This is a predicted complex of two RNAs, RNase P RNA and transfer RNA, with 409 nucleotides together.
Rfam match: Bacterial RNase P class A.
Its mean pLDDT, the model's own confidence on a scale to 100, is 78.

RNA sequence: CGAGUCCGGGAGGCGAUCGCGGUCGGGAAACCGGCUGAGGAAAGUCCGGACACCACAAGGCAGGAUGCUGGCUAACGGCCAGGCGGGGCGACCCGAUGGAAAGUGCAACAGAGAGCAGACCGCCGAUGGGCGUCGGUCUCCGGAUCGGCGCCACAGGCAAGGGUGAAACGGUGGUGUAAGAGACCACCAGCGGUGUCGGAGACGGCAUCGGCUCGGUAAACCCCAUCCGGUGCAAGGCCAAGUCGGGACAGAGUCGCCUGCUCGUCACGUCCCAGGUGGGCCGCAGAGACAGAUGAUCGCCCUCGACAGAAUCCGGCUUACACCCGGACUCGCCUG
RNA sequence: GGCCCCGUCGUCCAGAGGCCUAGGACGCUGCGCUCUCAAGGCUGAGACGCCGGUUCGAAUCCGGUCGGGGCUG
Numbered sequence: 001c002g003a004g005u006c007c008g009g010g011a012g013g014c015g016a017u018c019g020c021g022g023u024c025g026g027g028a029a030a031c032c033g034g035c036u037g038a039g040g041a042a043a044g045u046c047c048g049g050a051c052a053c054c055a056c057a058a059g060g061c062a063g064g065a066u067g068c069u070g071g072c073u074a075a076c077g078g079c080c081a082g083g084c085g086g087g088g089c090g091a092c093c094c095g096a097u098g099g100a101a102a103g104u105g106c107a108a109c110a111g112a113g114a115g116c117a118g119a120c121c122g123c124c125g126a127u128g129g130g131c132g133u134c135g136g137u138c139u140c141c142g143g144a145u146c147g148g149c150g151c152c153a154c155a156g157g158c159a160a161g162g163g164u165g166a167a168a169c170g171g172u173g174g175u176g177u178a179a180g181a182g183a184c185c186a187c188c189a190g191c192g193g194u195g196u197c198g199g200a201g202a203c204g205g206c207a208u209c210g211g212c213u214c215g216g217u218a219a220a221c222c223c224c225a226u227c228c229g230g231u232g233c234a235a236g237g238c239c240a241a242g243u244c245g246g247g248a249c250a251g252a253g254u255c256g257c258c259u260g261c262u263c264g265u266c267a268c269g270u271c272c273c274a275g276g277u278g279g280g281c282c283g284c285a286g287a288g289a290c291a292g293a294u295g296a297u298c299g300c301c302c303u304c305g306a307c308a309g310a311a312u313c314c315g316g317c318u319u320a321c322a323c324c325c326g327g328a329c330u331c332g333c334c335u336g
Numbered sequence: 337g338g339c340c341c342c343g344u345c346g347u348c349c350a351g352a353g354g355c356c357u358a359g360g361a362c363g364c365u366g367c368g369c370u371c372u373c374a375a376g377g378c379u380g381a382g383a384c385g386c387c388g389g390u391u392c393g394a395a396u397c398c399g400g401u402c403g404g405g406g407c408u409g
Stems, first nucleotide, its partner, number of pairs: 001332010012301007020037007039307001043318002046316005051232004060258001063228005068082005083097001084095004098223002103221002105217002120162002122158003127155002129152010170188006189213002191210008236282004245273005302305001337408007346362004354392001364380001366378002385401005
C1' cells in the first nucleotide's frame, strides 16, 4: 500500500425566528417565564419476565417449547467461555449439536438387489452330471467298470469387476481358491468393550481386546431430560350518573382446557330476555395522550445526512439501514 | 394497541414428502361449425407470495420476511 476478519461508538452540527405536548412558578384572567420532550432499531410481536385478574395456581394427564458442557441472569429459545462437526491459507465464521444396537415407519425413479439385501452382464464349473477320446481290467463280444485328457455350461458355486442409484454391508496389498470372498494375514479407516491418564464437565490422548464393519432419516411418529395453568393494561381497580323488572339452572351440584385433592361460598353465583348508562380518575413511567405533541423556515459549516417514529413497562432475539469514526487482528506485496 | 388465522393459474377450489411435467370448474387464445352470433366440438396458454434451512428429494416440514383477513372498547 492492497485485500480481509472481529469488537465498539455515532446517526448531521451550531445559531436565529415562529409553533406543538408535558410540568413547575407568577398572574384575577388573557398571558408570561423556567425546565423538559423518540430509537438503535420506538418495527416484527418471535421469546422471556414484571404487573393484573381468573377462589387457591401445589401436583398430574393431554398439549406445547427447548435440547453438547460449564457459567451469567429475575427469566429466556438470550449472553460469555469451552467441546465436537463443517468451511476458510489465515484472522475468523457457521451449526434446532440428546437418542437410529428401545420400538414403529419412510426411501419415488432407476436397478439383479434398498434393510437380518441381491445375482442382470460377468467369473468358475474343483464336486456331481452329459458327450467325445485314449488306456487298463472283466466279458456271454452287445457291453460293463476304473483311470487320464478334452468339450458342454446342465445341477451348482462366487460376489472380485461392469452397470443402477442420494445411498449397495469397509479400503490397499498379499495368502488362498476351480473361481472367489474378512475366509485368513499385514497396514489403514470406522464402531464397540475394557483399562489408564488429562479435564469441573462436554470431551480428548494412549494401551489393549473383538473381524464387530452394525448405513440414512427424529425440522417422521416416538423415547429421554428440563421447562410451561390460562388470559393480556381493551388486564384490572375506584368514583359519579342511571336502571334496579322477568325467566332458567344449582347439594351425589356450580365455577379451571380436563381430571384429582384441598379450600371457599348456600347467593351478593352463572346464563338468557328486557331496560339504563356508555362520563371521569387511577393503572401510566426522569417523553407520554383527548389512543392526538416532539415540527417548520432562514443562515453558516461538514463527510451533504439512511432506515424509520413511543401507547403498560423492562431483558433479549430477528428484520430494515446512507455515511462516518475508533480499536484489535490476519493474509499478500514493497521498502528499511 | 392486543390476540388469532390465511396465502396454489384471471376467479373459485383439490393436492399435505416422490406416483406433480401440480389436477378440476368457470373464464381466456386459436381452429372448426354457421349467412352471422351464441351453445356444443377440437386445441393451447396460464399458478405453489418471497428468501433461507432440513431431506437423496419440499407446494407439502421448520425458520425468517412480505401481503391479506377476522375478533376484541